[in-house]
Context: one part of a larger RNA
RNA sequence: ACCUCGUUAAGGAACUCGGCAAUCUAGCCCCGUAACUUCGGAAGAAGGGGUCCUCCUGACCGUUCGUGUAACAACAAAGCGGUUUGGAGGCGCAGUGAAAGGGCCCAGGCGACUGUUUAUCAAAAACACAGCACUAUGCCAACUCGCAAGAGGAUGUAUAUGGUGUGACACGUGACCAAUGCUGUAAGGUUAAGGUAAGGGGUUAGCCGCAAGGCGAAGCUUUGAACCGAAGCCCCAGUGAAUGUCGGCCGUAACUAUAACGGUCCUAAGGUAGCGAAAUUCCUUGUCGGGUAAGUUCCGACCUGCACGAAAGGUGUAACGAUCUGGGCGCUGUCUCAACGAGGAUCUCG
Repeated sequence: ACCUCGUUAAGGAACUCGGCAAUCUAGCCCCGUAACUUCGGAAGAAGGGGUCCUCCUGACCGUUCGUGUAACAACAAAGCGGUUUGGAGGCGCAGUGAAAGGGCCCAGGCGACUGUUUAUCAAAAACACAGCACUAUGCCAACUCGCAAGAGGAUGUAUAUGGUGUGACACGUGACCAAUGCUGUAAGGUUAAGGUAAGGGGUUAGCCGCAAGGCGAAGCUUUGAACCGAAGCCCCAGUGAAUGUCGGCCGUAACUAUAACGGUCCUAAGGUAGCGAAAUUCCUUGUCGGGUAAGUUCCGACCUGCACGAAAGGUGUAACGAUCUGGGCGCUGUCUCAACGAGGAUCUCG
């Protein structure tokens, strides 16, 4: 030097990615307690004071001699026990004297909350959730498991059950049905197996022929047009809390700038409300303001949104969080800067 502890002058986060770690705080009683709020909370907010022992004093409670009653009831001295008010005194650095036992505040992001999760590197903003919406299902239900019988759903019955999305609450949830999907409609087009079967081919009894060869019934076999022929697809409608999508260029106001306004092209329709350098912003440490002596982070604005946006939800939000981010008070060996002590481990000798 190392590990685990303890103490530390002066300073007090200067450490560091970051107060990581370690201090501080702490029980009980009394006083006191803000913004905000869903009026429940926030809250142990914050911030103060007290706390041990002895004696005196007052109060209350319990017990009871006794008083009292027809009997109960009721009252109740002293003592004792318990709680407590006020006063006086005592000791120590220190009185919840040990142990155990909240540090606090301000602002923001995300998720409403309690809960769940990667057994063994992630506990979260992920999952779930109550609530909301769409959709399927009329009961031998839909749906799931099984080859089936059968079972679950459910000894339930649309205030039920399954599926999907969103995710408390508040306010709102815009445009587009052209594409894809789903639902509906059944007029037309297309369309399989199959049905029916015109026609064609093979074979050959027989016939013709001098021969080569030709013709060829029935049967068997092979092929086969037209016609009939469902759903589907095409077609026609509807449907967005279905998958999804939600423009470009040019000009214009009496300083300049900007453009309420106009023109034009394209589209199914051109992003509404709200929010916005954001868990989303490349340029970017955008610009302005705040905080600091100094701030790529943070907070408040602006809007030029590379590439937010409305249930893959939008914007807020009290409460909650071993969540993430920024700031402050207190506190400290995190540090300036290290020292000493205790135990252990290691090394040397024995």
Large-subunit ribosomal RNA, domain IV from a bioreactor sludge metagenome, 350 nucleotides, folded computationally. The prediction has a mean pLDDT of 86. The RNAcentral record of the full RNA draws on SILVA.